[in-house]
RNA sequence: UGGGGUGUCGUCCAAUGGCAGGACAUACGGCUCUGGACCGUAGGAUUGGGGUUCGAAUCCCUACACCCCAGCCA
Numbered sequence: 001u002g003g004g005g006u007g008u009c010g011u012c013c014a015a016u017g018g019c020a021g022g023a024c025a026u027a028c029g030g031c032u033c034u035g036g037a038c039c040g041u042a043g044g045a046u047u048g049g050g051g052u053u054c055g056a057a058u059c060c061c062u063a064c065a066c067c068c069c070a071g072c073c074a
Base pairs, nucleotide, nucleotide: 001070002069003068004067005066006065007064010024011023012022013021018054026042027041028040029039030038047063048062049061050060051059
C1' cells in the first nucleotide's frame, strides 16, 4: 500500500428492517450461624459522521480501531 473480516452493557452472547434482550460480573436487599452458595430488585451498551426508509444494531457511503492474507522498503 492492496484485498478480506470484525466493531452491541465491565465480559461473553442474542436481536437478520418494527419496544435493544439474556447470562456472568457489579450495587442493594432477602435467606443463612457465616458465606464468594441460593433468591429478588436495580443500574448499565449498538465505534464516529452522513444517506435510504414511515421505521436502521441490521441496508448504502465515508472515517476510525482491531484481526487475517498478500505486497513494498529496510
The RNA shown here (transfer RNA) has 74 nucleotides and comes from a Fidelibacterota bacterium. Taxonomically the source falls in Fidelibacterota (Bacteria, Pseudomonadati). The prediction has a mean pLDDT of 81. Its Rfam family is "tRNA".